RNA sequence: GUCCCAGUAGCGUAAGGGACAGCGCGUUGGAUUUUUAAUCCAAAGGUCGUGGGUUUAAUUACCACCUGGAAUG
Numbered sequence: 001g002u003c004c005c006a007g008u009a010g011c012g013u014a015a016g017g018g019a020c021a022g023c024g025c026g027u028u029g030g031a032u033u034u035u036u037a038a039u040c041c042a043a044a045g046g047u048c049g050u051g052g053g054u055u056u057a058a059u060u061a062c063c064a065c066c067u068g069g070a071a072u073g
Base pairs, nucleotide, nucleotide: 001072002071004069005068006067007066010025011024012023013022018056027043028042029041030040031039049065050064051063052062
C1' cells in the first nucleotide's frame, strides 16, 4: 500500500429499520445473618466511535474519517 473484521454502561457482550437499547459481572441501597460471605429485592450508570447523506423513522442499511486487531506484499 491492498483487503477483511470489530467499535454499544466501569468490564464482557446482544439486538441487524419502529422497544423506555437489553443481559451477565461489577457499583450503590435495603432484606436475611451474631459478623463476613452467599442468597433475595431494588436502584443508578449509555450523546450505540465521529461526521454526512438515504428514509416517515437509523444503534441497525450506505459513504467518508478515527481507533484497535488479523491477513497479504

A computed fold for a 73-nucleotide RNA from Trichonephila clavipes, annotated as transfer RNA. RNAcentral holds the sequence, with entries from ENA and Rfam. Model confidence (mean pLDDT): 80 of 100. It matches the Rfam family "tRNA". By type it is a transfer RNA.